[in-house]
Formats: sequence, structure tokens, C1' cells
RNA sequence: CUCAUCCAGAGCGGCCGAGGGACAGGCCCGACGACGCCGCGGCAACCAGCCACCAGGCCCGAGACCGGGUGGUCAGGUGCCAAUGCCUGAACGAUGAG
Repeated sequence: CUCAUCCAGAGCGGCCGAGGGACAGGCCCGACGACGCCGCGGCAACCAGCCACCAGGCCCGAGACCGGGUGGUCAGGUGCCAAUGCCUGAACGAUGAG
């Protein structure tokens, strides 16, 4: 930079100690300890793996090979576990893949 998704879902314990929910305005969360970090647990299924099917490329054709699509499965790589991305706004942000 490009593409996809963002009204579903999923929390306990320990440490810390004052701000946090990106930004602005609201509205919330927070010393009954938020946010953050760690451990364990969980949710989901973007990618990878596996299975089935479907066309396509290559080829005269088939097979093999190549990449692709759809569905299923698994949970390896990420991600996520207050509130619809909390709401509205924007030349915004987050996550995944390239």
C1' cells in the first nucleotide's frame, strides 16, 4: 500500500497502583483495584494442515502436475475474552492475509 472482517462469542487467579475505553465530543469502566503484565482457562476460525466436491490452466485427450473456489474438520501460526470498533464523527482505528 491492497483486500477481507469489525451489532455473534469467550474470565478466573496472582502482581502492580491511577488512570483507562486509539483520537474529538458524549457516555461509561476504575482504590469493592480499572488499564497493564504474568499464569491458567476459554471464544472464534483469518492463515496453515487434513478431507470431500467443483470448475480452470497445461495436454489432442486423460492421468500426473499447477494454482483457484465451495463446504467440512482440526486447532499448528496469529487474534480476541465490559459496553455494536461503547455511541456519533473523520482525510480514523484494530485484526488477519498478501
Molecule: SAM riboswitch aptamer (S box leader)
Organism: soil metagenome